[in-house]
């Protein structure tokens, strides 16, 4: 230095033949339950989809250039 892969809520991921308010699960906070805790159950915050251009009516999702993980090949 090439190439391939991954980067999405506090944490693990899901969504990618482009399309309608971006989601699940654990967790966090409220309420029910309970003598209190915990389990259960319901509900609520929380995301400028790593970043910058682009191309589209429209981009997490195509294309570019960078950031950073991790594989390889030299």
């Nucleotide at each position: 230095g090439g190439c391939c892969u991954a980067g999405u809520a506090g944490c693990u991921c899901a969504g990618u033949u482009g399309g309608a308010u971006a989601g699940a699960g654990c967790a966090u906070c409220a309420g029910a339950c309970u003598u209190c805790g915990g389990a259960u159950c319901u509900g609520a915050g929380g995301g400028u989809c790593g970043g910058g251009g682009g191309u589209u009516c429209g981009a997490a999702u195509c294309c570019u250039c960078c950031c950073u993980g991790g594989g390889u090949c030299a």

Annotation: A computed fold for a 74-nucleotide RNA from a Bacteroidales bacterium, annotated as transfer RNA. The organism belongs to Bacteroidales, within Bacteria. Rfam family: tRNA. Its family is annotated with triplet codon-amino acid adaptor activity in the Gene Ontology. Model confidence (mean pLDDT): 80 of 100.